SAM riboswitch aptamer (S box leader) from Hymenobacter sp. BT188, 107 nucleotides, folded computationally.
It was read from a public genome assembly, where an Rfam model found it.
The prediction has a mean pLDDT of 85.
[in-house]
RNA sequence: UACUUAUCCAGAAAGACCGAGGGACUGGGCCCUACGACGUCUUGGCAACCUGAGUAAAACAAGGUGCCAACUCCCAUUUUGCCCCCCAGGGCAAAAGAAGAUAAGUG
Numbered sequence: 001u002a003c004u005u006a007u008c009c010a011g012a013a014a015g016a017c018c019g020a021g022g023g024a025c026u027g028g029g030c031c032c033u034a035c036g037a038c039g040u041c042u043u044g045g046c047a048a049c050c051u052g053a054g055u056a057a058a059a060c061a062a063g064g065u066g067c068c069a070a071c072u073c074c075c076a077u078u079u080u081g082c083c084c085c086c087c088a089g090g091g092c093a094a095a096a097g098a099a100g101a102u103a104a105g106u107g
Stems, first nucleotide, its partner, number of pairs: 001107008013043005021032003026076004044068003049064003052060001072099001077096008
C1' cells in the first nucleotide's frame, strides 16, 4: 500500500504543556472551542478483535492493538413506503450502498 472478513445506536477523563482552530476528505447542516478546544505527554479508564487463562457455554483481563463529545455528529447515491402535488418538484421514514474507522488475515 492493495484485497478479504467482521464490527461500527453500548462503554470509558483527570492533570501538565501548547495556543487557534477542530469535528477524515468535498459541499451543506449542526456542534466543540480563550471557562483553552485540536494536538502531545503522564496517569487513569472502557472494551473484548487477536494472543492468553478458563468453561458444556460463560464469567476473567495478563499481553498485542484499539478507543475514551455528539450513531462513523447528521445528510449526500439507490430502492421501497407514506404525505403535499395535475405534472414537475419536494418532505418524512426505513433498508441497502458508497466513503471512512478499527481488528484479524492474505499478498